[in-house]
Transfer RNA from an Actinomycetes bacterium, 76 nucleotides, folded computationally. Its Rfam family is "tRNA". Rfam describes the family as follows. Transfer RNA (tRNA) molecules are approximately 80 nucleotides in length. It is annotated as a transfer RNA. The sequence was found in a public genome assembly. The coordinates come from a structure-prediction model, not an experiment, and the mean pLDDT is 85.
RNA sequence: GGCCCCAUCGUCUAGAGGCCUAGGACACGACCCUCUCAAGGUCGAGACACGGGUUCGAAUCCCGUUGGGGCUGCCA
Repeated sequence: GGCCCCAUCGUCUAGAGGCCUAGGACACGACCCUCUCAAGGUCGAGACACGGGUUCGAAUCCCGUUGGGGCUGCCA
């Protein structure tokens, strides 16, 4: 240099064009319960790496950028 794969709440993850106003678990906050703590219950906050394109409609498809990973060359 070439090719391929990956990027979603703090962490792990669901998602395969419309049921996503993006769901779940743990963690976090408030309240309830409890003599206290833990456990348990209810509620809450929290994410689609970035830019562009296709489409009536994009987390999802395409291109580019950034970052990470893998395979493989060239020169010296």